Small-subunit ribosomal RNA, 5' domain from a Paludibacteraceae bacterium, 521 nucleotides, folded computationally.
Model confidence (mean pLDDT): 83 of 100.
It matches the Rfam family "Bacterial small subunit ribosomal RNA".
Context: one part of a larger RNA
RNA sequence: GGAUUAACGCUAGCAGGAUGCCUAAUACAUGCAAGUCGAACGAGGUAGCAAUACCUAGUGGCAAACGGGUGAGUAAUGCAUGCUCAAUCUACCCAUAAGAGGGAGAUAACAGCUCGAAAGAGUUGCUAAUAUCCCAUAACAUGUAGAAACAUAAGUUUUUAUAUCUAAAGUUGCGUAUGCAACACUUUUGGAUGAGGGUGUGUCUUAUCAGAUAGUUGGUGAGGUAACGGCCCACCAAGUCGAUGACGAGUAGCUGUGCUGAGAGGCAGAACAGCCACAAUGGGACUGAGACACGGUCCAUACUCCUACGGGAGGCAGCAGUGGGGAAUUUUUCACAAUGGGGGAAACCCUGAUGGAGCAAUCCUGCGUGGAUGAUGAAGGCCCUCUGGGUCGUAAAAUCCUUUUAUAAGGGACGAAUGCUAAGACUAGGAAAUGAGUUUUAGUUGACUGUACUUUUUGAAUAAGUAACGGCUAACUAUGUGCCAGCAGCCGCGGUAAUACAUAGGUUACAAGCGUUAUCC
Numbered sequence: 001g002g003a004u005u006a007a008c009g010c011u012a013g014c015a016g017g018a019u020g021c022c023u024a025a026u027a028c029a030u031g032c033a034a035g036u037c038g039a040a041c042g043a044g045g046u047a048g049c050a051a052u053a054c055c056u057a058g059u060g061g062c063a064a065a066c067g068g069g070u071g072a073g074u075a076a077u078g079c080a081u082g083c084u085c086a087a088u089c090u091a092c093c094c095a096u097a098a099g100a101g102g103g104a105g106a107u108a109a110c111a112g113c114u115c116g117a118a119a120g121a122g123u124u125g126c127u128a129a130u131a132u133c134c135c136a137u138a139a140c141a142u143g144u145a146g147a148a149a150c151a152u153a154a155g156u157u158u159u160u161a162u163a164u165c166u167a168a169a170g171u172u173g174c175g176u177a178u179g180c181a182a183c184a185c186u187u188u189u190g191g192a193u194g195a196g197g198g199u200g201u202g203u204c205u206u207a208u209c210a211g212a213u214a215g216u217u218g219g220u221g222a223g224g225u226a227a228c229g230g231c232c233c234a235c236c237a238a239g240u241c242g243a244u245g246a247c248g249a250g251u252a253g254c255u256g257u258g259c260u261g262a263g264a265g266g267c268a269g270a271a272c273a274g275c276c277a278c279a280a281u282g283g284g285a286c287u288g289a290g291a292c293a294c295g296g297u298c299c300a301u302a303c304u305c306c307u308a309c310g311g312g313a314g315g316c317a318g319c320a321g322u323g324g325g326g327a328a329u330u331u332u333u334c335a336c337a338a339u340g341g342g343g344g345a346a347a348c349c350c351u352g353a354u355g356g357a358g359c360a361a362u363c364c365u366g367c368g369u370g371g372a373u374g375a376u377g378a379a380g381g382c383c384c385u386c387u388g389g390g391u392c393g394u395a396a397a398a399u400c401c402u403u404u405u406a407u408a409a410g411g412g413a414c415g416a417a418u419g420c421u422a423a424g425a426c427u428a429g430g431a432a433a434u435g436a437g438u439u440u441u442a443g444u445u446g447a448c449u450g451u452a453c454u455u456u457u458u459g460a461a462u463a464a465g466u467a468a469c470g471g472c473u474a475a476c477u478a479u480g481u482g483c484c485a486g487c488a489g490c491c492g493c494g495g496u497a498a499u500a501c502a503u504a505g506g507u508u509a510c511a512a513g514c515g516u517u518a519u520c521c
Stems, first nucleotide, its partner, number of pairs: 001521004006517005013367006019360002021325001026323003030320003035062003040059002043056005069278003078203008088195002093191003097187003101135004110125006141164010170183005204250003211241003216238006223231001253275004257268004280301005303314004331357001333356003339353001340351004370401004380392005406458001408456004415448001419444009465510005470491003476505005486493002
């Protein structure tokens, strides 16, 4: 000199864009943060004469493994970057080939009874399905026996025969029906996306850590997994790692990147983006395509709360917010209008993701606090060689001008369409209708917001500080003090003429900031 998620002191006009618990991964009151589908199902209810419309506790489906938070742990089961799986899986989506035939028994809801303070639980009876089960049909798969091609390390691909085994579900719309369409359903193959495994290299300090290791290292077999593997188990062998630093200890999420520097390098890992890990602490599995699951479940522990003392409930490292800790870090706000996500045929519903607003000079950028003329060099302050002179100083006053900003009164967006609703037209297919696609017209949808922007009104009107002035280092005098009070980054200053303390005038630097402290280069 530059930098900072900064803090402190003094000061403070505005706009835009960012950022905002670095400490206690401490404890949490309250509200919200994941639902949706009645076009899967029975049932109940509301309105209605009815047709019908609407609502929903339960069964069922999909989602809840995403999105959001934090960095405790982790020095390698991580991350970065290459290679690799002939050892793998992948819901929804796209393409491909084929199919959707027949039957059965339950159960929640509901009703009755019982237990319990509650949380909740038991029992008897009834009922439905896209819930569950059985049969049929048959590609795939697996086993056995061959063949071909390609590889060579196990092997992979194609194909023949045979044996075994596994499927399905409807709903809505339209109709002249033997039906058609849409969305769902089952199986096959391929893709896309996502995930899993292996491996090379790199990845902090310490030798005042030198030996470490029995599932340890390897083999055979069996198990397990989507899959390879001591991943697990039985048996066998005695190996394996290590001064190229094993093992241990300390510290730490990693990276893209950021800061600094001429560079080499050094330091950091806030925000944003990728990966990983975690969800009070420790452990376990279930469901599922996917979790060993933040707002699921079970057990243990600590803590908090309720209790009729028998027993129960809870988990903000989601968004706000509270206590506590701390030098220190915001609102218990608005909206789903946009972007995106989940569900749904759709309308639509949900979304503290997100978009906005609020608070904070915390940072960056920009603008303003006026411009021109103006010497009786006014008054006043300060200084001096004191009837006077110097300086603040063109500074002020005064005259002329401008109006960013401010003030007052008006106008007023973009973000909104390929969205949604209604009506029409066209295209392909079809027996037709519905449906699908394209397109036209009209209407409608904004949290921010009466915001941005803009027109006019008034009038220089509303707006300057902070630090320093001995040298380093730009900027000096007076008074007070008298080794006192004090200053100080280093050298050092102060003991009666202090440019170094304090005050004043002046000056210098930066400026809505300035200085101090802390940390890095």